[in-house]
RNA sequence: CGAGUCGAUCGGACGGCCGCGACUCCGCUUUCGCGGAGGCGAGGAAAGUCCGGACUCCACAGGGCACGGUGCUGGGUAACUCCCAGGCGGGGCAACCCGACGGAAAGUGCAGCAGAAAACAAACCGCCGAUGGUCUUCGGACACAGGCAAGGUUGAAAAGGUGGUGUAAGAGACCACCAGUGCCCCGGGUGACCGGGGCAGCUUGUAAACCCCACCGGGAGCAAGGCCAAGCAGGGAUCAACGGCCCGUUGCAUAUCCCGGGUAGGCCGCUCGAGCGGACUGGAGACAGUCCGCCAAGAUGGAUGGUCGUCGCGCGCGACAGGUCACAGAAUCCGGCUUACAGAUCGACUCGCAUC
Numbered sequence: 001c002g003a004g005u006c007g008a009u010c011g012g013a014c015g016g017c018c019g020c021g022a023c024u025c026c027g028c029u030u031u032c033g034c035g036g037a038g039g040c041g042a043g044g045a046a047a048g049u050c051c052g053g054a055c056u057c058c059a060c061a062g063g064g065c066a067c068g069g070u071g072c073u074g075g076g077u078a079a080c081u082c083c084c085a086g087g088c089g090g091g092g093c094a095a096c097c098c099g100a101c102g103g104a105a106a107g108u109g110c111a112g113c114a115g116a117a118a119a120c121a122a123a124c125c126g127c128c129g130a131u132g133g134u135c136u137u138c139g140g141a142c143a144c145a146g147g148c149a150a151g152g153u154u155g156a157a158a159a160g161g162u163g164g165u166g167u168a169a170g171a172g173a174c175c176a177c178c179a180g181u182g183c184c185c186c187g188g189g190u191g192a193c194c195g196g197g198g199c200a201g202c203u204u205g206u207a208a209a210c211c212c213c214a215c216c217g218g219g220a221g222c223a224a225g226g227c228c229a230a231g232c233a234g235g236g237a238u239c240a241a242c243g244g245c246c247c248g249u250u251g252c253a254u255a256u257c258c259c260g261g262g263u264a265g266g267c268c269g270c271u272c273g274a275g276c277g278g279a280c281u282g283g284a285g286a287c288a289g290u291c292c293g294c295c296a297a298g299a300u301g302g303a304u305g306g307u308c309g310u311c312g313c314g315c316g317c318g319a320c321a322g323g324u325c326a327c328a329g330a331a332u333c334c335g336g337c338u339u340a341c342a343g344a345u346c347g348a349c350u351c352g353c354a355u356c
Base pairs, nucleotide, nucleotide: 001352002351003350004349005348006347007346008345009344010343012311013310014309015308016307017306018305020041021040023038024037025036026035027034028033043327047338048337050336051335052334053333054332055221056220057219058218067217068216069215070214071213072086073085074084075083076082087101088099089098090097091096102212103211107210108209109206110205111204124152125151126148127147128146131145132144133142134141135140160178161177162176163175164174165173179203180202181200182199183198184197185196186195187194188193225268226267227266228265234259235258236257237256238255239251240250241249242248275294276293277292278291279290280289281288282287314324315323
């Protein structure tokens, strides 16, 4: 200098003017409210709503089945399908990246096309035809019965691989070595697992197919849920009729009051919290602890905007002037994951080339 990997941060800045939202203080106002001042007012993803929790209501003796989810090991966490570290497998020259990564020796199923054959094997080409058969010039011939699976062909995958023994031809049929698998022993590791030795001819794949094993899981969600409560319907009292009076029955146009469930409407839930920043300590790390400091949206037809100036960045047009500003907008809150994102900055590391 070029190419790349990983991690972190920012993602327009400052100022003037005019607005919007809730809040605090002051003044005015019986109240409703009005005016003034003050600081505050979107994000790293506020998004998808995919996981996990807090919180709320409902349900619930205990156990089992069903259903769903998760699935290497050890740790972290309130919890997780998340994170950290490690193991194994795969990719990359490397930094590094990816993996639902328990069980295929419990059982069942499936393996398109091609191909002879896709799983208690099979036979298109091929090899043999020892044995049996037919013929025979007795040398053999035929390729009929039958035997074989080495070689060819197909495929993602062809019943481990190489060499030998063996045979008519062959074959883990047998032997040696190698690869894998299972079992046993020894050593290392908390463990997944790793290293070494021995034994067994045991050898296709598929479980985000059924299934088996282990563990986890009640349901609904802030439109949760709670409180106050006009009007109207309803009940009662006062009232009227019956009546000497009380009870009672009946009636009820109007008015007043009370009760009552609850609609409109209003309020709470609502934002101080597994909170944020810094320092130190422990730890390999995720993370945890201690101390100090801070308070930073809370709307409900739903505020967070507009405009001007200077600067900044990028793109385009062009030569004067002007346009545009990545992805994207809170709705109970929090921890994750995933997805979108112009551009800028910092750190660590890898490979290549050149020079000293």
Bacterial RNase P class A from an Acidimicrobiia bacterium, 356 nucleotides, folded computationally. NCBI's taxonomy places the organism under Bacteria, Bacillati, Actinomycetota, Acidimicrobiia. RNAcentral holds the sequence, with entries from ENA. The gene name in the source record is rnpB. Its mean pLDDT, the model's own confidence on a scale to 100, is 77. Rfam family: Bacterial RNase P class A. Its family is annotated with tRNA processing, dimeric ribonuclease P complex and ribonuclease P activity in the Gene Ontology.